Predicted 3D model of a 73-nucleotide RNA (transfer RNA) from a Patescibacteria group bacterium. The prediction has a mean pLDDT of 81. Rfam family: tRNA. About the family: Transfer RNA (tRNA) molecules are approximately 80 nucleotides in length. By type it is a transfer RNA. Taxonomically the source falls in Bacteria candidate phyla (Bacteria).
């Protein structure tokens, strides 16, 4: 340099045909307990890597760039 896959919550990851962004774990608060653990209830705190484009509408489609992993040379 070229090819492929990926970048979404603190972490691991979903997100269908473009139509108000989610799960598990963790964390915080509450109930329960002598106290804790377990269990139950409540809370998502996110410029969806960046900048543009298409569209009434973009996490999703298009372009360029940045970063990570693997491969080719």
């Nucleotide at each position: 340099g070229c090819c492929u896959g990926g970048g979404u919550a603190g972490c691991u990851c979903a997100g269908u045909u473009g139509g108000u962004a989610g799960a598990g774990c963790g964390c915080g608060g509450g109930c329960c307990u002598g106290a804790a653990g377990a269990g139950c209830c409540c809370g998502g705190c996110g410029u969806c890597g960046u900048c543009g484009g298409u569209u009434c509408g973009a996490g999703u489609c298009c372009g360029a760039c940045c970063c990570c992993a693997g491969g080719c040379a």